[in-house]
RNA sequence: CAAGGGGGCCGGGCGACCGCUCCUCCGCAAUGGAGGGGAGGAAAGUCCGAGCACCGCCGGGCAGGGUGCUGGGUAACACCCAGGCGGGGCGACCCGACGGAAAGUGCCACAGAAACCACACCGCCAGCGGCCGGCGGGUAUUCGCCGGUGCGGGCAAGGGUGAAAUCGGGGGGUAAGAGCCCCCGGCCGUCCGUGGCGACACGGCGGCGGGCAAACCCCACCCGGUGCAAGGCCCAAUAGGGGGAAAGGGUGCCCGGCCCAGUCCCCGGGUAGGCCGCUAGAGCCGUCCAGCAAUGGACGGCCCAGAGGGAUGGUCGCCCCUGGCACUGUUGUGCCAGGACAGAACUCGGCUUAUAGGCCCCCUUGCCUU
Numbered sequence: 001c002a003a004g005g006g007g008g009c010c011g012g013g014c015g016a017c018c019g020c021u022c023c024u025c026c027g028c029a030a031u032g033g034a035g036g037g038g039a040g041g042a043a044a045g046u047c048c049g050a051g052c053a054c055c056g057c058c059g060g061g062c063a064g065g066g067u068g069c070u071g072g073g074u075a076a077c078a079c080c081c082a083g084g085c086g087g088g089g090c091g092a093c094c095c096g097a098c099g100g101a102a103a104g105u106g107c108c109a110c111a112g113a114a115a116c117c118a119c120a121c122c123g124c125c126a127g128c129g130g131c132c133g134g135c136g137g138g139u140a141u142u143c144g145c146c147g148g149u150g151c152g153g154g155c156a157a158g159g160g161u162g163a164a165a166u167c168g169g170g171g172g173g174u175a176a177g178a179g180c181c182c183c184c185g186g187c188c189g190u191c192c193g194u195g196g197c198g199a200c201a202c203g204g205c206g207g208c209g210g211g212c213a214a215a216c217c218c219c220a221c222c223c224g225g226u227g228c229a230a231g232g233c234c235c236a237a238u239a240g241g242g243g244g245a246a247a248g249g250g251u252g253c254c255c256g257g258c259c260c261a262g263u264c265c266c267c268g269g270g271u272a273g274g275c276c277g278c279u280a281g282a283g284c285c286g287u288c289c290a291g292c293a294a295u296g297g298a299c300g301g302c303c304c305a306g307a308g309g310g311a312u313g314g315u316c317g318c319c320c321c322u323g324g325c326a327c328u329g330u331u332g333u334g335c336c337a338g339g340a341c342a343g344a345a346c347u348c349g350g351c352u353u354a355u356a357g358g359c360c361c362c363c364u365u366g367c368c369u370u
């Protein structure tokens, strides 16, 4: 210098003017005045996990759902950190639903002989009998040899099919062959030893027919439902309900009882309305300590949106970045255009997705120069 890998951060700045919303204070009050706060790294998707609230619930099991290498972190997780194993990359590094196929059931398209318990299409092999042809021997029935064909037999090396074919390569061995034997490599083991908390690794010993559990299933662990329109509190007017008071009317000869409407008082439920939940929290910043790290602890400092008609905006000027055009010997100057994704509504921890442009740190590979 070029090409790449990993991580962190910013994501326009300053000023003026006009607004919006919340809080506090002043003010009798106003639509008033003063002061202060006012979006994001994702506020998004609402995909996981929690807090919180209400409902349900003796306990256990079944069903159903989820998670799935190991160790740690955490309030918890499908998240994070560290490690193991497998795969990719020259490498930095990246990716992985990564428990069990030796419980059982099932599946393996097409092609192929055969896809699971048995099998052989082409092919290789020696032997035997039959037939055909050739040669030779014998007087001859016939005998021997060679080749072809056929049937049964041995084999699975080679060819061929497939994503996958009974371990791969080499040598020995054999009639031909074969883990049949040997060397190197691979795989399997509920075997042994060593190291590690463990996943696992290394060595030895034994043995060599698959794959699929994001097929059913088995094993281990976890799981009640609904979401802040959750939910809690205060509480009218009018109508209606219950109770009481004194007098009245009806019934009746009178009293009591029963019935009736009105007046006054009290109580309870609902509706309208208001308040809370509503932002001080698994909070933010700094230093130190423990830890490889995720993270945890101690101390100090800070308060940082809270609406319900749902605020957080607009205009102008200067500067910054990018692109184009013009001028200029260069530096540069002027004009124009553009500066992302997006936007809180109970709150956190994650994941995922979107994002113009820019900055910083560490690392890898290649080339050049000293």
Base pairs, nucleotide, nucleotide: 001366002365003364004363005362006361007360008359009358010357012319013318014317015316016315017314018313020038021037022036023035024034025033026032040341044352045351047350048349049348050347051346052227053226054225055224064223065222066221067220068219069083070082071081072080073079084098085096086095087094088093099218100217104216105215106212107211108210121159122158123155124154125153130149131148132147133146134145135144136143137142167185168184169183170182171181172180186208187207188206189205191204192203193202194201195200231276232275233274234273241267242266243265244264245263248260249259250258251257283302284301285300286299287298288297289296290295320339321338322337323336324335325334326333327332
The RNA shown here (Bacterial RNase P class A) has 370 nucleotides and comes from a Dehalococcoidia bacterium.
The coordinates come from a structure-prediction model, not an experiment, and the mean pLDDT is 76.
Of the family's consensus pairs, 90% are formed in the model.
Rfam family: Bacterial RNase P class A. Rfam classes the family as a ribozyme. Gene Ontology terms of the family: dimeric ribonuclease P complex, tRNA processing and ribonuclease P activity.
A source record names the gene rnpB.